Model confidence (mean pLDDT): 82 of 100. This is a predicted structure of a 72-nucleotide RNA (transfer RNA) from a Minisyncoccota bacterium.

């Protein structure tokens, strides 16, 4: 310098171009326990960023950027 894949709560994963971005973990509160722990109930929290396509984009294109590989 070129090619290719990928980016969503704290983390690990969903979401035919269509409804409030869904759960599991977590982390905070409450129940339960003599105490914890498992478990139950409630909260919190997120699509890398600009553009563009579309009536409507996590999803499709372009760029930038961040991670991962290949190639020189």
């Nucleotide at each position: 310098c070129c090619c290719c894949c990928u980016g969503u709560a704290g983390u690990u994963u969903a979401a035919u171009g269509g409804a409030c971005a869904a759960a599991a973990u977590g982390c905070a509160g409450g129940a339960u326990u003599g105490c914890g722990g498992a478990u139950c109930c409630u909260g919190c929290g997120a699509u890398c960023g600009a553009g563009g396509u579309u009536c409507g984009a996590c999803u499709c294109c372009u760029c930038g950027c961040g991670g991962g590989g290949g190639g020189a």
Its Rfam family is "tRNA". About the family: Transfer RNA (tRNA) molecules are approximately 80 nucleotides in length.